Molecule: THF (Tetrahydrofolate) riboswitch aptamer
Organism: chicken gut metagenome
RNA sequence: UAGAGUAGAUAUUGUGCGUAAAGUGUCAUAAGAUGGGAUGUUGCUUAUGAACGAAAGCAUUGCUGCGGUACAAUGUCGCAUCCGCUA
Repeated sequence: UAGAGUAGAUAUUGUGCGUAAAGUGUCAUAAGAUGGGAUGUUGCUUAUGAACGAAAGCAUUGCUGCGGUACAAUGUCGCAUCCGCUA
């Protein structure tokens, strides 16, 4: 000098969940984890509470939709300061 490496985000695919309304999203409070180490802002996760909110349809036990829906794989993106790792 250059590079690798996190939590996560996003797209595709697959398998599910809900549609008799959970989940997602918003706000408040608390806790937790967060490149290899330490510290830490921001993001992220969990719990509680509050407000708001929906697309169902057809056939006969199956199919098609809908939800800013869950999980997994792959691709892309991917922390700040100091110290490390590789060349």